[in-house]
């Protein structure tokens, strides 16, 4: 500098235009335990990198920046 791919919860990642954006795991609160671990039952936590654009409708498509990883020079 150019080219790809990655950014969604504290973490690890689904989700590929029409949910109220979700699971696991951390965490909180209860049951059970003689207690503590498991184990089960709830509860919370997201401006889905930023910012314009297409559409009635955008986490999802364009277009810019932005970090982070790779590859070319």
């Nucleotide at each position: 500098a150019c080219c790809g791919g990655u950014g969604u919860a504290g973490c690890u990642c689904a989700g590929g235009g029409g949910a109220u954006a979700g699971a696991g795991c951390a965490g909180c609160c209860g049951a059970c335990u003689u207690c503590u671990a498991a184990u089960c039952g709830g509860c919370a936590g997201g401006u889905c990198g930023a910012g314009a654009g297409u559409u009635c409708g955008a986490a999802u498509c364009u277009c810019u920046c932005c970090a982070c990883c790779g590859g070319u020079a």

Background
This is a predicted structure of a 73-nucleotide RNA (transfer RNA) from a Candidatus Microgenomatia bacterium. The organism belongs to Candidatus Microgenomatia (nom. nud.), within Bacteria. It matches the Rfam family "tRNA". By type it is a transfer RNA. The RNAcentral record of the sequence draws on ENA. The prediction has a mean pLDDT of 82.